[in-house]
């Protein structure tokens, strides 16, 4: 690096050094940053994915507990919002086409939802 399953709207740093200019995956937006962001060591901390324990169970799986060892992970902003594509779309309302000619029909778009697609991260396979 590739598959595959799971998870992402909760939760956790105004900490100490160190560096010093961008960062926040990618396009657009919007944050955040010399009052030092982002990163790296350090200490803290969040959660429970591997673990680890208790019922039930033929087994799995899935439920609850636990954070004492230990592998990740993570502590701005919803995965910051939006982003392929597809689905819904009642009521009222806008815009546009087209019909009808008395205020209205039918179609399409935007707004909106859901899926999904991208990206993280875990775990197993390669």
């Nucleotide at each position: 690096g590739a598959u595959u399953u799971a998870u992402a709207a909760a939760g956790a740093a105004u900490g100490a050094g160190g560096u010093g200019a961008g960062a926040g995956a990618c396009a657009g937006g919007c944050u955040c940053u010399a009052a030092g962001a982002c990163c790296c060591u350090c200490u803290g901390g969040c959660a429970a994915c591997c673990a680890u324990c208790a019922a039930u169970c033929a087994a799995a799986a899935g439920u609850g507990a636990u954070a004492u060892a230990g592998g990740u992970g993570c502590c701005a902003a919803a995965u910051c919002c939006u982003g392929a594509u597809c689905c819904c779309g009642a009521a009222u309302g806008u815009u546009c086409g087209u019909c009808a000619g008395g205020u209205g029909g039918c179609g399409a778009a935007a707004u909106g939802g859901g899926a999904g697609a991208a990206u993280a991260u875990a775990a197993a396979u390669u």
This is a predicted structure of a 126-nucleotide RNA (SAM riboswitch aptamer (S box leader)) from Fulvivirga kasyanovii.
It matches the Rfam family "SAM riboswitch aptamer (S box leader)". Rfam links the family to the GO term regulation of gene expression.
The sequence was found by an Rfam model in a public genome assembly.
NCBI's taxonomy places the organism under Bacteria, Pseudomonadati, Cytophagia, Fulvivirgaceae, Fulvivirga.